[in-house]
Predicted 3D model of a 73-nucleotide RNA (transfer RNA) from Vicingus serpentipes. It matches the Rfam family "tRNA". Lineage of the source: Bacteria > Pseudomonadati > Flavobacteriales > Vicingaceae > Vicingus. The coordinates come from a structure-prediction model, not an experiment, and the mean pLDDT is 82.
RNA sequence: GGGGGUUUCAUCUAAUUGGUUAGGAUACUAGCCUGAUAAGCUAGAAAUAAUGGUUCAAGUCCGUUAACCCCUA
Numbered sequence: 001g002g003g004g005g006u007u008u009c010a011u012c013u014a015a016u017u018g019g020u021u022a023g024g025a026u027a028c029u030a031g032c033c034u035g036a037u038a039a040g041c042u043a044g045a046a047a048u049a050a051u052g053g054u055u056c057a058a059g060u061c062c063g064u065u066a067a068c069c070c071c072u073a
Base pairs, nucleotide, nucleotide: 001072002071003070004069005068006067007066010026011025012024013023019056028044029043030042031041032040049065050064051063052062053061
């Protein structure tokens, strides 16, 4: 240089092949519980790598860019 793959809350992960509030676990915060912690219960905040396009509608399809990984010269 050429080809391919993966990017979703702090972390791990789901979304049935474009559709109705992007869900769950751990962690975090608050409350309850306790003599006090832990555990348990309840509630809460938090994400589609960036940008553009297609579409009534995009995490999902297409282009470009970025990061990481694989193959090849």